[in-house]
Molecule: transfer RNA
Organism: Vicugna pacos
RNA sequence: GAGGGUGUAGCUUAGUGGUAAAGCACAUGCUUAGCAUGCAUGAGGUCCCCGGUUCCAUCCCCGGUACCCCCA
Numbered sequence: 001g002a003g004g005g006u007g008u009a010g011c012u013u014a015g016u017g018g019u020a021a022a023g024c025a026c027a028u029g030c031u032u033a034g035c036a037u038g039c040a041u042g043a044g045g046u047c048c049c050c051g052g053u054u055c056c057a058u059c060c061c062c063g064g065u066a067c068c069c070c071c072a
Base pairs, nucleotide, nucleotide: 001071003069004068005067006066007065010024011023012022013021018055026042027041028040029039030038048064049063051061052060
């Protein structure tokens, strides 16, 4: 330098155009003499950035950026 892939909660990942979800972790409560486990409830997100298409974009399109793979 050329090509491809991936950016979504603290972490790991779903989500094929209609107000974003699960597991683990975290907080509170119940349970226990206490802890662990278990159960219930809750908090936590400018969906990498910019622009475009659309009544509506995490999702489609242009450009950028970080990381990964591969070629040179």